[in-house]
RNA sequence: AGGGUUUGAUCCUGGCUCAGAGCGAACGCUGGCGGCGUGCUUAAUACAUGCAAGUCGAGCGCGAAAGUUCCUUUCGGGGAGCGAGUAGAGCGGCGCACGGGUGAGUAACACGUAGAUAACCUACCUUAUAGUGGGGAAUAACCUUGGGAAACUGGGGCUAAUACCGCAUAUGUUAUAGAUAACUGCGGUUAUCAAUAAUAAAGAGGGCCAAUGCUUGCAUGCUCUCGCUAUGAGAUGGGUCUGCGUCCCAUUAGGCUGUUGGUGGGGUAAAGGCCUACCAAACCGAUGAUGGGUAGCUGGUCUGAGAGGAUGAUCAGCCACACUGGAACUGGAACACGGUCCAGACUCCUACGGGAGGCAGCAGUAGGGAAUUUUGCGCAAUGGGCGAAAGCCUGACGCAGCGACGUCGCGUGUGGGAUGAAGGGCUUCGGUUCGUAAACCACUGUCAGGUGGGACGAUGGGAUAAUUGGUUAAUACCCAGUUAUUUUGACGGUACCACCAGAGGAAGCACCGGCUAACUACGUGCCAGCAGCCGCGGUAAUACGUAGGGUGCAAGCGUUGCUCGGAAUUAUUGGGCGUAAAGAGUGUGUAGGCGGAAUGGUAAGUCAGAUGUGAAAGCCUUAAGCUCAACUUAAGAAGUGCAUUUGAUACUGCCAGUCUAGAGUUCGAGAGAGGGAGGCAGAAUUCCUGGUGUAGGGGUGAAAUCCGUAGAUAUCAGGAGGAAUACCAGAGGCGAAGGCGGCCUCCUGGACCGACACUGACGCUGAGACACGAAAGCGUGGGUAGCAAACAGGAUUAGAUACCCUGGUAGUCCACGCCCUAAACGAUGGCUACUAGAUGUGGUGGGAGUUGACCCCUGCCGUAUCGAAGCUAACGCGAUAAGUAGCCCGCCUGGGGAAUACGGCCGCAAGGCUAAAACUCAAAGGAAUUGACGGGGGCCCGCACAAGCGGUGGAGCAUGUGGUUUAAUUCGAAGCAACGCGAAGAACCUUACCUGGGCUUGACAUCCCUGGCUAAUCUUAGAAAUAAGAUGUUUCUCUUCGGAGAACUAGGUGACAGGUGCUGCAUGGCUGUCGUCAGCUCGUGCCGUGAGGUGUUGGGUUAAGUCCCGCAACGAGCGCAACCCUUGCUCUUAGUUGCUACCAUUAAGUUGAGCACUCUAAGGGGACUGCCGGUGUCAAGCCGGAGGAAGGUGGGGAUGACGUCAAGUCAUCAUGGCCCUUACGCCCAGGGCUACACACGUGCUACAAUGAUUAGUACAGAGGGUCGCAAUACCGCAAGGUGGAGCUAAUCCCUUAAAGCUAGUCUUAGUUCGGAUUGGAGUCUGCAACUCGACUCCAUGAAGCCGGAAUCGCUAGUAAUCGCGGAUCAGCAUGCCGCGGUGAAUACGUUCCCGGGCCUUGUACACACCGCCCGUCACACCACGAAAGCUGGCUGUACCUUAAGACGCUGUGCUAACCUUCGGGAAGUAGGUGUCCACGGUAUGUCUGGUGAUUGGGGUGAAGUCGUAACAAGGUA
Repeated sequence: AGGGUUUGAUCCUGGCUCAGAGCGAACGCUGGCGGCGUGCUUAAUACAUGCAAGUCGAGCGCGAAAGUUCCUUUCGGGGAGCGAGUAGAGCGGCGCACGGGUGAGUAACACGUAGAUAACCUACCUUAUAGUGGGGAAUAACCUUGGGAAACUGGGGCUAAUACCGCAUAUGUUAUAGAUAACUGCGGUUAUCAAUAAUAAAGAGGGCCAAUGCUUGCAUGCUCUCGCUAUGAGAUGGGUCUGCGUCCCAUUAGGCUGUUGGUGGGGUAAAGGCCUACCAAACCGAUGAUGGGUAGCUGGUCUGAGAGGAUGAUCAGCCACACUGGAACUGGAACACGGUCCAGACUCCUACGGGAGGCAGCAGUAGGGAAUUUUGCGCAAUGGGCGAAAGCCUGACGCAGCGACGUCGCGUGUGGGAUGAAGGGCUUCGGUUCGUAAACCACUGUCAGGUGGGACGAUGGGAUAAUUGGUUAAUACCCAGUUAUUUUGACGGUACCACCAGAGGAAGCACCGGCUAACUACGUGCCAGCAGCCGCGGUAAUACGUAGGGUGCAAGCGUUGCUCGGAAUUAUUGGGCGUAAAGAGUGUGUAGGCGGAAUGGUAAGUCAGAUGUGAAAGCCUUAAGCUCAACUUAAGAAGUGCAUUUGAUACUGCCAGUCUAGAGUUCGAGAGAGGGAGGCAGAAUUCCUGGUGUAGGGGUGAAAUCCGUAGAUAUCAGGAGGAAUACCAGAGGCGAAGGCGGCCUCCUGGACCGACACUGACGCUGAGACACGAAAGCGUGGGUAGCAAACAGGAUUAGAUACCCUGGUAGUCCACGCCCUAAACGAUGGCUACUAGAUGUGGUGGGAGUUGACCCCUGCCGUAUCGAAGCUAACGCGAUAAGUAGCCCGCCUGGGGAAUACGGCCGCAAGGCUAAAACUCAAAGGAAUUGACGGGGGCCCGCACAAGCGGUGGAGCAUGUGGUUUAAUUCGAAGCAACGCGAAGAACCUUACCUGGGCUUGACAUCCCUGGCUAAUCUUAGAAAUAAGAUGUUUCUCUUCGGAGAACUAGGUGACAGGUGCUGCAUGGCUGUCGUCAGCUCGUGCCGUGAGGUGUUGGGUUAAGUCCCGCAACGAGCGCAACCCUUGCUCUUAGUUGCUACCAUUAAGUUGAGCACUCUAAGGGGACUGCCGGUGUCAAGCCGGAGGAAGGUGGGGAUGACGUCAAGUCAUCAUGGCCCUUACGCCCAGGGCUACACACGUGCUACAAUGAUUAGUACAGAGGGUCGCAAUACCGCAAGGUGGAGCUAAUCCCUUAAAGCUAGUCUUAGUUCGGAUUGGAGUCUGCAACUCGACUCCAUGAAGCCGGAAUCGCUAGUAAUCGCGGAUCAGCAUGCCGCGGUGAAUACGUUCCCGGGCCUUGUACACACCGCCCGUCACACCACGAAAGCUGGCUGUACCUUAAGACGCUGUGCUAACCUUCGGGAAGUAGGUGUCCACGGUAUGUCUGGUGAUUGGGGUGAAGUCGUAACAAGGUA
C1' cells in the first nucleotide's frame, strides 16, 4: 500500500468480496511446562445449605449450668466453695447509610466539564474558648400469672444507668426591632455595638495524700485519662442550583392547567409551584417542544496516518436498584440489599385460628443458553466496625483450586553422518523425491521425574526490664519515645538452590485454481461433494475424496460470531448531480445564511500570554524490581478541553456618522405570436335548399363494410353553423415556466437602448409558505363543423380484442370551479466576477461616408453555429461553460422489491405529495472500441437475377439414402459443404455383420528353454477349419570336422501379441467449405488514459489491397498477378516406327529415295497497352484503331492467405487415455451387406417424324496391351468359339468411331415409338452364377403421348447432342475419370431473389439474429400487505374503592415526671374524623405487538403453456 469480480476487449461509475488488527468469546481437531491476568455477555429467573455486621462489663441492672471439692441427709436430696461475676439474654452507646453485588429502570442536571451556594447540612476526627451545678419519675431484664401449635404476646410486682424529665447558670448561640462600617449580583450579606426573650450537660476508669474534710486510710479532696454540654474555626463527606456537552425516529408538530408568573401562608438543613389559597394568562416549540424507541454515564477500551467510527467486561469515579408496588420511622446522614409497616405474586410451616421468607454478598443448586469456576484456606498482610486496650468481627481482602479463555516466556534436543539404505510416492522406467531425514557415532542436560536444603513477604502489637521527655504537689498513675528479651505466615515445604539419571516423557492444525505462500498421482463422473468472492465437478479435476510431496502458523491451529480498517462506500479533513444515482415544472417571498467603498469607536468572534482545573489508574518517555518478557513500581511528559484574567485589533460582528461603482427611481425613443376583454374578416371542411347531370362514388397493398336510380360523386347558386387562422414564417420575436401566431379597439405586465438628475447597500439566495402550471381527466351549464378514445362493422391474420378502411360517442370549443402531473428537457438551480477568437441573426445607439439606399468600423442587450486555453470516463462543453472562483438553495449514495405498502396531508373522484421494510441478486449502469447482425443506407461483383438453351420434379429402370423388416440386413457421411459419397467395381474372398463349428503365447513381432531338419504327396473323418495315419525328404555359412551360428519347423513357459472395440469433443496427418472471394497482418512512427485507430480510409481505376493521385504516415510480409504445365502462331535442331512435294515402284508410303511439308519432341521467338487517335487530373487507366496466328489475364489447368464451422475422418495411416484377454482376439462353412407397404436425392432410357428402322458410305482424338492386346482365316442368327500371324508397341493389336451423308420403308398410331416385365434357349468368366453376374437369340410388349407446386446446369468451341478410351477388374457401369466429332441461342440491364467485398449507420447481440428478450397463465417454495374478528402490552381521561403511613381537626376515654389553691391545669395519648395515596375496580379512548378463513401483488425456481411487446426503421420508430 492494495487485490478479485460487470465486458469479446476498454475506460469510468458502482456495489459485493478478500488480505490487517482486536475479543469477557463459543465450536472442531490436538494438547508438555511455568508466570501474570481473566471467567453468567442469556433468565433484574427461582433458590436447598453454610457463611457475608458486629462490638463495648472502663455506661447499667441481673446472672447460670456441666464439672469438681467439701459439708449434710430421712439416701429421694439439700447446702457451701471453685467454676464465675464467666456463659447468657436484657437496658444503654457506637456501628449497621461503609465495604460487597447488579445494570432492571433512567434521554435526566443521571453523567462529564466549568462554576454558584450571599439559599445549606456535616456523627466520628483536629483545633480554640467556656462549662460539666443540683434534683426527680420510670422501665426492660428478673419474679409471678395468663393466651397461643408456633411466631409471639397480655396483666401484676421489683430494679439500674453515660436511658428519660424539670430546675439553675449562659462564654456563647438563636429570635425580635435598631445603629455604624465594609462588600454587593443593589435583592441583600458580613462584621462590630447595645437592649429584651429563649436555650446545655453524665458520668466511667487509674493513681495520690502536699493542701481541705473525716482521720490506719479514705473521700464529695487533688491529679491524670476517656467521656458529656455549648459555641467558633478547620478537615472530610454530602444536599441544592446554573452554563456547555451527551443516541435514533418529523411516517411523533403542536404541547401544557400547578401549567408560566405574582402575593400571602405552609414545608425543608436549604432557594424554589416543592405544597396551598387568591390574582394575572402566561410558558415551551422547526436552533425540534411533546410523543415513541433504545440506552446506566464517564476515565477509558478496540480500530484508524489522522479526523473519526464502534464500545463502556475486568480496574477506578458518579448514579440507580435490592422479589414487585407504596409508605414512613430511627438517625448527622436512609425513605435503608442481609431494618419496620401495608398491598401483590411466589415458596415454605401450620393444630387451619395463624405465621415465616427474599443470594443483583461469597461459595453452591435448578433453569435458560453456543457458553462462564470451589458449597476451598486464612485474617499472616492491606483496609474497615466496635473497644482505653488486649482483642473480637470482616466470603472486603490475601491466597490456593478449576478452564490453552487471553497474553508472555521455555521446551520437545545439538553436532557429525551418502551404500543417497529399507519403505512410501511419482516416473518419459533412465531416474527422481521424502532426504542428512533415519540408522549409526559423538555430545548437552532446559522442562518434567527423583533426593536433599529452603526463603522474601514481619512491619507492628503485647508482656517484662531499663531509660528520655511531658503532666502533676508528686520520683505515683498516665501519655509520647528509645533500647533489650520473647512471640505472630493462610499461601507452603511453595518460589529458589544443589545433586542423580538419561535423548530418554513432550507436535499438532489449517491450507496448496486466482486473490494467496505452496503440485502431483489415484478414485469419482453436474454424482458424491467444495465454495470468502470469482467459481469448480457432465471420464485425463493442481478446485470434490484419499495418498505422497509442499506452504504457513505452532501448544496451538482452524471455523463461526461481533467491532474498526481497507470504504474518499456519508467525503470537516475528503465525493458528487448534461448522458452513470442525483437540479425541485416555474416564480414571488418569510425565517435563516452570505454580503460594496472609506473613517472613528467597541472588543463578542479571532490571536497571544498568565493562573486554576483537567482524580488515580491507563497511553507515551526515562529508569527500577521479578533470570528475560508479560507483569509491577517510581518520576516525567501529555491530556488538543473548560473557566478566570491581562493584552493585540488586521479580518468578521456590533455602534456612529459618511460615499457611489451594486440595487432602485425619473425622462426620452423604438421592438415584440407577453397577458386579459370586446368586436370584425376571409379561405376551407361539413350540413341544408335549389339547378345541371348520370351510374357510379369512396376506399385500399388488394378489397370489402359504406354512400348512390328514393339520383350520389362531380358542378353552379344561395343559406346555416362551429372550429382553426394558409402565404408572411425565419437556427426570427415575447414570456418566470407552462406557453403565445388572422385583423381592429380598450385595459395591462416586463425587458432593452439613450440621457441627466436623485435615493444611498435599500443587495443575493431562499427551508417552510403562497401563486402560476401542457395534455388528459372531473363537476355544473352551454356548444358541437371537422377530428376522434370507447364502441360497431369491413379487411388482414394461424389468431388480430391491433396496425389499414367505413362509421362513431365522450372529449376537443366557451363560462365558472377542481385536478397539479409530463422525456414540465438545455435531461444542465439562482446570482456575481474573471478568462483567445471567427461567423450569422433580432433590438437599439455612435462614427465615417453618401443625394439616398446598400456596404464598412464600433458600443450595449438578446439569440445561434464553429472553435484557443481549460475541463471531462468518454461523448462533448467551451464568455448563453460542463472553464476559473465566491455565496445560497434543492437533490444522490448498488440493482430489484418500489415511487410500492402502511400512516399522514390534499382531492368530488381519478389520483397526487410524503415514503419504508422483509426478501432477493453480484451485478445493474455510462461512454467509447472491435466485430456480427438489420424486413438501415451507399458503391461493387458473381449463371445471383434477368435474357436464352437444355433438364429435374410425372413414367419405367439403375444407383445411393431414410424408414421398415431381419439372426444379420457391418460401419461411417447429415442443409449448402450427407444421399452414382468412403466403394477405381459385396457371388466365395473382400467383410468389419449374423448363425454354427473350432483355437488359446495365439493368423502376425521380439526374447527364453527343449527337440527336429525342411518342403511336399496320398488315405480316412468332416461343410471346412482341422484331426489321425501313411509315404517321403535332409536348407545356408563357417569349421580345428567335434561342432557352432543363421534361417525354417514342432512343443513349452511367461513377458506379451491381437482388437474395423469407445472417445474426431484428448490428438497428428489429410480433406471439405466460405472461396481463386480480395482480403489478412507486421515493424517503426503518429493519435487516443485505454480497448484500439492510422497505414488498409478518401478521389479515380482494376478481374484483383491491380495501379495512380492525395493523405501522419513510411515501409514490409502472407495472399492477387507473374514464374510452372497444356493449347493456339512461328523458327532452329533431329528424321524412326512418323511424313511423301519431286524421281522410280506397288493393290497399298508397299519399297527405293528424300526430310521440303505434316507430325513427333527438345530449345527459342512472339503480346508488352509496345504503336496511333480520343478521353482522363500532364496519372493510373479506359474506348477505338493499326499491325498480328493471337490484344488487353489469349483459352484451359496446377496453385487455395489470416482464419471460420469443437465441419469430416480413431474404419487409410499414426496416436494419448479407457476397455476386452479360452475373447470385443484368431480360423472355417453357410448366410447377410442385394430384404421392401413407403419417402427422398442422383442418373439412364423414353414418350417419337429435327424421329425410328434397313442398306451403303466418310471423317477423330486420347488411351491401353505379355498372367496381356490379339489380326488374316473358319464355325455360330448372335453372345461367342476354333486357331494363332504380329506386338514389351509413333512399327502389331484393341480399332468398324457415332452423330453425319446417300437411298429406301414407316405416316401420327400407345405405333416399325417405348422398351420394362416375364417365359424359353444359350454364351462367357469363375472352385462355384440358387440366394446374387454380364451378355446373346426367340417370344412377351408394362408405364409413358413432354410432366403440379417447386427446382438445377450453362455465356463459346460453351450449352446441347454424338460416339471412343481408361482406371478398378477373373467376371460385372446407366457411375467415375478422360478424349475428340457436330455445334447454338441470349445477356436490355442490376429494381428484385441468393451469396460475397468495401464504406457508413443503429444495436439492449458477442454461443454474435438459429441472438437477445417481455407479460399473462399453470406448478412449487419464500417473505410481505389487506381482512370479519380473536388475543396481549404500554398508556391517557373520568369515576369508585380505599391498606399502611404522614399531615390536619377532635379527643367527653386514658395518662409517672412539671405547676397547683390538690378541685385541677399544662402537656401527651388510645380512639374518632378529614385530606393525599399504592394495589384493585368500572367506563371509554390512543399507540403498539401476535394470530386469522380468505384475499392482493412481489421474489425465486431445470427443460411447462400462449403469444412476440422491446433491442435493427425490431418489421405500426

Small-subunit ribosomal RNA from a metagenome, 1517 nucleotides, folded computationally. The sequence is in RNAcentral, with records from SILVA. The coordinates come from a structure-prediction model, not an experiment, and the mean pLDDT is 85.